Context: one part of a larger RNA
Parts: sequence; C1' cells; structure tokens
RNA sequence: GACGAACGCUGGCGGCGUGCUUAACACAUGCAAGUCGGACGGGGCGAUUGAAAGCUUGCUUUUAAGAGCCCAGUGGCAAACGGGUGAGUAACGCGUAGGCAACCUGCCCCUGAGAUGGGGACAACAGGGCGAAAGCCCUGCUAAUACCGAAUGUUGUGCUUCCUCCGCAUGGAGGGAGCAUUAAAGACGGCCUCUACUUGUAAGCCGUCACUCAGGGAUGGGCCUGCGUCUGAUUAGCUGGCUGGUGAGGUAACGGCUCACCAGGGCGACGAUCAGUAGCCGGUCUGAGAGGAUGAACGGCCACAUUGGGACUGAGACACGGCCCAGACUCCUACGGGAGGCAGCAGUGGGGAAUCUUCCGCAAUGGGCGAAAGCCUGACGGAGCAACGCCGCGUGAGUGAAGAAGGCCUUCGGGUCGUAAAGCUCUGUUGCCGGGGACGAACGUGCCUGAGGCGAACAGCCUCAGGGAGUGACGGUACCUGGCGAGGAAGCCACGGCUAACUACGUGCCAGCAGCCGCGGUAAUACGUAGGUGGCAAGCGUUGUCC
Repeated sequence: GACGAACGCUGGCGGCGUGCUUAACACAUGCAAGUCGGACGGGGCGAUUGAAAGCUUGCUUUUAAGAGCCCAGUGGCAAACGGGUGAGUAACGCGUAGGCAACCUGCCCCUGAGAUGGGGACAACAGGGCGAAAGCCCUGCUAAUACCGAAUGUUGUGCUUCCUCCGCAUGGAGGGAGCAUUAAAGACGGCCUCUACUUGUAAGCCGUCACUCAGGGAUGGGCCUGCGUCUGAUUAGCUGGCUGGUGAGGUAACGGCUCACCAGGGCGACGAUCAGUAGCCGGUCUGAGAGGAUGAACGGCCACAUUGGGACUGAGACACGGCCCAGACUCCUACGGGAGGCAGCAGUGGGGAAUCUUCCGCAAUGGGCGAAAGCCUGACGGAGCAACGCCGCGUGAGUGAAGAAGGCCUUCGGGUCGUAAAGCUCUGUUGCCGGGGACGAACGUGCCUGAGGCGAACAGCCUCAGGGAGUGACGGUACCUGGCGAGGAAGCCACGGCUAACUACGUGCCAGCAGCCGCGGUAAUACGUAGGUGGCAAGCGUUGUCC
C1' cells in the first nucleotide's frame, strides 16, 4: 500500500459497487420452463338464433345450430440455453499457436429441385377391474403436421467405369455414364382468372407460415498437435490393452476406443511412478521495473448437480428442477408398497470470527413458444438490509476581551483552554413541512395515408415511409420550487525513542503497559485518571493475510 474481511469504541446523508472465504452439511414453504386450439380428435362453459311443449302472453322446460372462451390428452418446438457451485481435476483441463485430405451442426441466410397416391394403429373417450396411496390392467371406438408401405428422384449415398485438375504423406476436388438404394404435411387468410360441379363452393387459383431432398454460408461444437502450467527424491524405477502391427467392430470422426491374432515393446534423473496441494485464464494486489502474491466481483473455458453406475430421447445430454439401477439419508403407509434431492431465488437449522429480504415488476434488455394478440421468464430491471469498500457532502459563516464564568497548572505574580464561548449580524448545503414532477418508451400490434412487390384481381398477403393512439416495477422516487430554522448531525487513537504531540495527581517491580528497545521497587512525560497537545475523521484503532 491492498482486502469479499472480522473484532472494539463511535456513527448524519447521498451516489456507485460488494456481501457464506467455514459444512460440495441437512433442508420446512413458495416460486425459478414453458408455449402453440392457426397440427389433431374430444370435453366443458356459452353471447346469440331457430323449433316444440306448458301456459299466468312473457316466463319455464326440452331440443337443434352456434361466434367466442377454457381444458386434460395426442402432436410440435423449447426444456442441452439462461441461473448455481469449485467437490473433483497436475490433465491437451486451461492459456497460446496451429492442424482436421479424420468430423457434426436444430433454429437462421442464399441457391436448386420437389411435395403424387394410399394404409393400419394408439391416447383422449366409453365400459369393466385392482390398489390405503402412488398408480396400474383389460375390452371397445377415433383424429392428425403422430406412425407405415408405394410412386417420382433434381440430387445424395454405395459399387463399376471414363476424363480433367491439384496436393504436405495417407490422398483430395470437379465432371460424365451404368446399376442399386433413399423424401415429403399440412395449416391459416383471400379469390373465382384457370379446372371441377356450375347461385356459390372446393381437392382449383393466389398469398403467408410450415414440410422434403441436395449444395453453399453463418454460428456452435468434436478431435489432434508444438510450447507453457505448484511442491516433495526422506517417492527411482513404472507399465499388461502396456507399446506397435494385421484384421474386424464401433463412432459424426482419427485412434487399443473395443476385440481376435502376432511381435516385445513403451515411459524414466531433461524426474517417470507415487504422494501432497490446486479448477485454469483475461485479470487483481504490490513493485521504478524485473519479479512476487493471488484468481472474490465482471468476462472466457472446464468440471459437477445427494454418492456411484448406466443408457434412452434428441441436431445437440450421458442431461441441476428427465429416466433406470445400487448406496446413504428424510418423509408417507392400511406394512402389501410408495415419495424426495435448493452447489436456482428468497428462506431455515447447523458450522463459524463472519456474510442480506421467505420484497416489487416483466415497464426496459435478453431468452423460449406462437402467424399474431400474448403467455412464461427469482435471467434481468429495481427496491430492502449491512460504514463492508470507494467517492462526494454536512455537522455552520462573519464579528466578538489585554481575555467572562469554569477546569487545569502555578515560582501565587500569573499562565493556559481561548475568538474558543456568550453576545451581535448572516447563510440555508443537509434536515423537516408544503407544491409541482421526470428521462428511461419506442418497438410490436391495431387505426389512417402514401409508395413498391407477388398476383387474373380495384381480394389478400408482404416490405418501406409518414401521422396519430396506447404501454413505467422503480415512484409521487430523482429533480425543481415555497416556508421553518443554527436549529437534528463527532468521534477514535496516540503523546519515552523509533514517531507529530507534556504537565499534575494516584500507584509503588503492585496494579499494569509493550510492535522493537524496554517502562513500574515513593517526585513515572512509558501504568491509571485529569487538563493540555498531536494525528485522522463518519470514522478511528486492533487482529489476520499478501507485496
């Protein structure tokens, strides 16, 4: 000098940050991932309309249609992001520089081609049954952008073959031919130009969003390599898929990654192996620098999600709020059997010197879903608590005596606190009361106008421009302004030397102080108190740690 600090005394305000470093200990409760009815069948409510019956003639009941709203289920996308933690890891984990002629990539963008024609189920639902519950079983019906054949095949893939070009080895790229194999799904809005029936409506046409195949891009990832990355030799040898080969399997992909066979290798004093410790980096602290220390907050990467193991789904996981098995623990139980996982946000117990609210809002930014309206979002935006840190402000200003009172000291003359106070004259930061009152909000969308594109279309849809409207958690906050009024706002440590600041009394090697030297045994500037003084100041000291 610094700190995610703690402790003691003290404490007025604001801004911006920061806040379990210990038990990766256990967790009550609530919330933290949903969304789409414009994919689908169905259930419920139901404005409104029609019909019938009863009749008290404007009500009740029944029935049919039904805009719209809500819902469990099937289906799609998301849930692999975002958020947390640092246990493990000394490793291609991270950093840096490269490589992949050994790879993948949903959503997004561009390009090319397509979307023909069929089928059978399973939920929901209905009926029945079992169970305390969690839940489960049987029979029957049904839809789809769910599932499965077939057709077509721009292409892709495999094999055969021909040509051209290229490279750092294995080899790669492009083009042509033949054989084999491989796709698809619709929804919404509008229209009658074309086709079909011919008022009009569709399986027709148009637009938008989806769908399929292929190529390219972008983004995100996977793998490999050079170099760098703590301590111990009181750890010297280590290794059996272990090292290489051949073949096979597996993977998106190379590879002992796995397996069969063969060979006997591979690593090590340039420190293998073993043991200890540790997430790594950008950075941060210190220092003139070199260096040393460190890795809180913020950003990147990695790893983990009660402990251990495993796969499923998927473009992506071996998956924090998914599944299965095993272990420990907790809870429910009718004892047969079940349920759970805060290292998400709050919060509780415990541990500890020590670390916060079971708050508000989706208004903004961002994310998921949706055509959109919108819904969800403890990400985030805010507020709360804490002098924990940094920065800023205030606790008043001017004047005022050869100098009040009082305290302390005194050589008793006086000195000092001290212009300090009082008094007088002001100011109004802040505070309190009152009035006004934001920026952050412009998009999306709907309305109006105009231009352009698709188009048969003066439908419709899409794009752009302009106009006007609406939307704020924070918050009646910031800020502005009027009034009141010096009023409500100063402490802490030190004073022997180092080191800035001295006297008196008490005590008497006692009580005590102390970072080092050292003070105290009867005049102690070193202990305790008082007055005075010095330093810093809403803080001041102490302790711990690093330089």